Bacterial RNase P class A from a Pseudomonadota bacterium, 423 nucleotides, folded computationally. It is recorded under the gene name rnpB. Of the family's consensus pairs, 94% are formed in the model. RNAcentral holds the sequence, with entries from ENA. The source organism's lineage runs through Bacteria, Pseudomonadati and Pseudomonadota. It matches the Rfam family "Bacterial RNase P class A". Rfam describes the family as follows. Ribonuclease P (RNase P) is a ubiquitous endoribonuclease, found in archaea, bacteria and eukarya as well as chloroplasts and mitochondria.

[in-house]
Parts: sequence; structure tokens; C1' cells
RNA sequence: UUGGGCAAACGGGCAGCAGCGUUCCAAUAGCGGGAAUGAGGAAAGUCCGAACUCCAUAGAACAUUGCGCUUCGUAACACGAAGGCAGCGAAGCCUUAAUGGAUAAGCUGACGGAAAGUGCCACAGAAAAAAUACCGCCAAUCCGCUUCUUUAAAAAAGAAGGCAAGGAGGUAAGGGUGAAAAGGCAGGGUAAGAGCCUACCGGGUAUCUGGCGACAGAUAUUGCAUGGUAAACCCCGCAAGGAGCAAAGCCAAAUAAGAAUAUGCAAAUAAUCAUUAUUUGCCGGGCUGUUCGUUCGGUUGUAAAUAUUACAGCAUAUUCGGGUAGGCUGCUAGAGUUUGAUGGCAACAUCAAGCCAAGAUAAAUUGCUGCCUCCUCUUAUUUAAAGAGAAGACAGAAUUCGGCUUACAGUUUGCCCUUUUUU
Repeated sequence: UUGGGCAAACGGGCAGCAGCGUUCCAAUAGCGGGAAUGAGGAAAGUCCGAACUCCAUAGAACAUUGCGCUUCGUAACACGAAGGCAGCGAAGCCUUAAUGGAUAAGCUGACGGAAAGUGCCACAGAAAAAAUACCGCCAAUCCGCUUCUUUAAAAAAGAAGGCAAGGAGGUAAGGGUGAAAAGGCAGGGUAAGAGCCUACCGGGUAUCUGGCGACAGAUAUUGCAUGGUAAACCCCGCAAGGAGCAAAGCCAAAUAAGAAUAUGCAAAUAAUCAUUAUUUGCCGGGCUGUUCGUUCGGUUGUAAAUAUUACAGCAUAUUCGGGUAGGCUGCUAGAGUUUGAUGGCAACAUCAAGCCAAGAUAAAUUGCUGCCUCCUCUUAUUUAAAGAGAAGACAGAAUUCGGCUUACAGUUUGCCCUUUUUU
């Protein structure tokens, strides 16, 4: 000096007047005084993970859902850090007439498995996966054509050389179709071709070296593997109870007169002196998917008796009718934050010393003025000035925290790669 990247901070300052919320002081016949503090980097989205609360306890299986390279970090995570592999990545490098190729810092990855199985790949194309010959290339072995021999003639049979690629035959190199067509490139070989053979690259197998690991490299051997898609179903591994501050807890108020429906009300044992307890069964409730397990509650009388019915009672569930609904807690001292030291590449961890910064509840956190600074616009062009503008982007807490995603005018700073030039 040129271009390409990554990250961080701020996103106003000072003063005056007036108006609000919380806490504290002070005052108390005061009526208004003082101090401290008061919306973000995303408060947004509600996409993940938790803390916390409740379901009396919360176990097993299934279903369902989520994650998916390796190691580490974290309370945890689908997050972060460092790596691996793959792809992308330039005014520079290589190459070309042009097109292009490999890479730097960096960016992206919905990165397990396609030989466990089942699907799908439109159209085009011969053929889309144990898939195939459209054009083309080769060749006269057979069918076909000509001549000759044999035969009375023909047929049939035999011989000769020639024509011809129409059919049977060989081919998968070249061309075509397509997103993708049985590995790439160069040579030998062949009737023409083909890993048919050779060298190099690639693939498979085995061994060794380095690494915690994902993986990387080397050696040997083998003509060789048979496309893509799992963001299709599926398989493998790991994880998960659910709901949510309108969670939940306390106080107050009210819950009237009544009415209806459904289910259960069995048996045995022991003691007692007429009730109690236990077990089995039945019914109902019980983490907010199902089942099992487990657990809580009920399992009582009267009348008639043709052995069943009716009435009352208890428990649970569902309704009609009508009533009440105000206040307090949860609510902000935390997986908090600042500085330093140590360990670690880093994320982060440990130790020490400090700091305390909204808590509203129809919802406060503001309005005006003056000056300064930044910015925008207009005039204007060097001694550089003047004027205007609502500080001017995105935007507003509601239980809290760790992330991710999205939006964003402007200003400042740091680091990395690289071009050109000079010393």
C1' cells in the first nucleotide's frame, strides 16, 4: 500500500426545572423533605437445556419423541472449545487462445449404517443396479448370391474363388440421452474391442508406525470392486414421567332451598361377646400416553320372601339450580458479577480479595430547555466556514438462568492471511 477475513466495545455526555416506581431516613396535626436506585445486546422469537413448584411413593415394560464424526468443557443441552474428514474459498500461485486447477486466512456440514430388509430416481435414453445395445466398429463361420463337378434333367450333395454386412455372430473402447450409465489416464495387444496385459493413481485385504481417539502415513498383495437416496420407511447406539409462576402456598369471603344419574356394598379366618382386625375378591381414586406393579378409600342396615326385589346409608364419579372470587407470599443474593494468581492451546476450572445494580400488578423507569461531541443533509471550496435536523439503527422487563436464531443507522479498536513498493 491492495484485497480477503475474524472478533470486541459503545450506541451519547454535562447541567437545570418538573413528574413517576421501590427501599431507607426523617416527620406525625405533618400535609411535604432528604438519600440510593430504576428497561437490552438482543428485553424479541418461544427454538433447546435446566433451576424451582405440584402430582401421597415414582419402579418396570411398551409406545412416542429427540440426538448422531472424535476428545474435552458445562448444572445440563440439539450449546461451547480443540481436532478429524468432506466441500467451498483470491487482485496472489499453476495452466490455457479462452474455459479452468490446487490452495491461504477463513466459512459450511440435517457428519452413525445403503452387503439386514423394503421402497424411490420424473422426462430423455437401448438400458437406472445383479440394469443394457440406439448409432457406430469388426468379421465371410452359418443362412443368402455367382461359377464348376456329379446326375437324363431337376433336387440333393461336393468343390472353387468371388460378391455382399440383410439375418444369425463378436464388441462395450468411440458417439448419443441424462443429475448420474460396470473406475481414471498413457501404452501394448486384438478381427475390432475390453484390466485382456503393463506402469501410475484409485478400490479391497493383511501387517506395521504415529495418535487417548476420529483418522493419517508406509509396505506387501490382489484385476477389482457393481450408482445415488435414510431431510424415505428402517437398522444400530445413547437419552427422556408430565405439566408449568395463569406452577404453587397462606388468609378472607361464599359454598342456599332442593333435584337427578351411574358403580360397589361378597367370601374366609382370628379374637372378642358383638364389635374389631387380617386376607382374597369387587368398585372407585391416584405422576397430565398405555399396561403391569405399588398404594389410598368403600365394602352397612331394614322389610318381604316364590331367592329375588325395594327402601335407607356409606364411598367415588358426573350433572341441573344458585353463590363467592379480595389480599399476601412466590418476586429477586444468584449454577451472580469485578479484579488478580495458578493450571490448561482453548472452552473453562480452582483459590484469594471486593461489589450488590427494577420488582411493577392495568402495569412505574419520563417530559422540556441549554451547552458539548458524533452523524446526516444543503450552501460552499482552503486560513476553511455558515445553516438546518426530534442523537437520528433495531427496539420495552413481568419467576430466574445457560444458549441458539432473527433485526440493527453510526463510531472506535484489535488480530489473521495476502498484493505491490521501499529499506